[in-house]
């Protein structure tokens, strides 16, 4: 330098252009003599950044940043 994959909730990951979700974690309540477990509910998001296309973008296009993998170049 080039190619491929990835970046979404505190963490691990979904969402094939049409209301951004699940599990875990956290909080509250129930249950229990207490804790744990279990059950119910709740909170939590500038979808890496900036632009573009579109009635509508996490999704499509461009540039850039970061992480991982591969290839190449130099001495």
């Nucleotide at each position: 330098u080039c190619c491929c994959g990835g970046g979404u909730a505190g963490c691990u990951c979904a969402a094939u252009g049409g209301u951004a979700g699940a599990g875990c974690a956290a909080g509250u309540g129930g249950c229990u003599g207490u804790u744990a477990a279990c059950c119910a509910c709740u909170u939590g998001g500038u979808u890496g950044u900036c632009g573009g296309u579109u009635c509508g973008a996490g999704u499509c296009c461009g540039a850039c940043c970061c992480c991982g993998g591969g290839a190449g170049c130099c001495a």
Record summary: Transfer RNA from Candidatus Abawacabacteria bacterium RIFCSPHIGHO2_01_FULL_46_8, 75 nucleotides, folded computationally. Its mean pLDDT, the model's own confidence on a scale to 100, is 81. Lineage of the source: Bacteria > Bacteria candidate phyla > Candidatus Abawacaibacteriota. Rfam family: tRNA. Rfam's curators write: Transfer RNA (tRNA) molecules are approximately 80 nucleotides in length. The sequence is in RNAcentral, with records from ENA.